[in-house]
Molecule: Bacterial large signal recognition particle RNA
Organism: Lachnospiraceae bacterium
This record gives sequence, C1' cells and structure tokens, in this order.
RNA sequence: CCGUGCAGCCGGGGCAUUAGCGGGGCCCUGUAACCUGAAAUCCGCUACAGCAGGGGCCAUGCCGAUCCGAGGGCUUGUCUUUAUGGAGCUGCCCUCCUUAAGUAGCGUUGACGUCUGGGUCUUAUGCGGCGGAAACCUGCGAACCGUGUCAGGGUGGGAACACAGCAGCACUAAGCAGGAGCUUCCGGGUGACGUAAGGGAGCCUGGGCUGAGCAGGCUGGGGAGGUUACGUCUGUGGAGGCCGGUUCGGAGUGAGGCGCACGG
Repeated sequence: CCGUGCAGCCGGGGCAUUAGCGGGGCCCUGUAACCUGAAAUCCGCUACAGCAGGGGCCAUGCCGAUCCGAGGGCUUGUCUUUAUGGAGCUGCCCUCCUUAAGUAGCGUUGACGUCUGGGUCUUAUGCGGCGGAAACCUGCGAACCGUGUCAGGGUGGGAACACAGCAGCACUAAGCAGGAGCUUCCGGGUGACGUAAGGGAGCCUGGGCUGAGCAGGCUGGGGAGGUUACGUCUGUGGAGGCCGGUUCGGAGUGAGGCGCACGG
C1' cells in the first nucleotide's frame, strides 16, 4: 500500500407524550453525503440506545475540553389588560345634624318671645235633611165557614104569614198595591246649622304686650352615618410586554486524540 471481515458514520436539538428512552407529531437549526416497510385507537426498546431489510462512505471523516450561541422550557420583579373576591376609603353619590360667609326669602303694613280666644278632634243633645215603619187616603179584596139585600127555588102553616138562604149586586175584615203633604216612632260613614261639656300633640287663624330679628331653600365650612355602580386600595387566576435568573441547547470555532484482526 492492497484485499476480506469487524468497529464507526450517513444528522442534531427543544416542546409535548412516557416510569424512562428512541421513532413518529409541532418547532428551531444543518449537510457534498440514504432508501424501503409498520407505527397516535401507537410502534420498538430498558440500551453508550429505535425495529426489520437493502445501499453508500470511512480522513473535505470520527471523538472531544474551551469560546460563542439560533431556539425552546421554568421562574422572581415590574407594567398593561381581563375575570373574580374583599375594604367606606378625605374621591363620586345619598341621608342626617350643626354653622351662617355668600345668595335667595320673610319682617316696623311688626320678626322672635309671651299672654289670651276660635277652628280642626271627642261626647251628648236640638233642628234640618235622608231612609224605614205605623197612622191616614185611594183602589182591589171572601165558592161555603163575613154583613146587608136576597130573584128563582126550599121549609113550616088551611091561609094570612113566618123562617133559613145559594147565585147576583152592594159593602167590608185579614191582606195586597199605590200615594203630594201632615202626625208619631225608629235609624245613620247624614249637615258650609245651633247648644253644652271635654281635649289640648300638631296645623290653621283672631286679639293684647314687647320691639328686631327670623328661617335654613341653594352654594360654602364642620361633624356623624350609608353606598362597592364608577374611582381608589388590596387578594387570587388568565393573557401579553420589558428587565433579569435558571435550565436544555442546534449550527459555528476548535488546543488535542484516532482504529482492530487475518492474508498478500
């Protein structure tokens, strides 16, 4: 140096999944440099590491400390936003008390205060009104058991005559209906009414005395409460931005190291 065989390489990484690993899924980053088959309702493994088959390369290669570092995971802080909970907070809003600076109002045609009446209220009563009943008036009103008159008929009588009496007619009782006014009794969620007594909280009103304030509507000042809709503070969760921390880490840089066995 050549041939055969072995060893090595033909991508790596993050997330997710998994007890863990690899493939496959999503993403990042590479190469001069791989094909086939199965695989998320998963597949193959428990190892210096996918399985099965085929192919190629083997010094522009392999191992690998350092530096740099794409990208991803976790997270402190801070800011924005969103959802939800809490706190009356010198905000906002509401209620009450007080003050009287401003403003509006009342007041010498008399404020506040004080004295004295009346009304509103309660009870009783009178009068009026209303309603009901009675009484009164009118009408109707009894097959017999109401009255009068009682045709016809009936009874008694020799007769004169007497008696009872249906229907009809008239009247009436109980009752029914109506009635302008008067009389009596009863009643009330009755009255622009009268009288008497009571009551005096509030309101309205008259008069006497006094003689300058009264009142608190609005704004302002002070105070006590309420309110979670808004504002503020605060707790928790989600999303996003920024500055950091931590972790994994492709590619790049690359001191250094690099085959084995047999045969010729």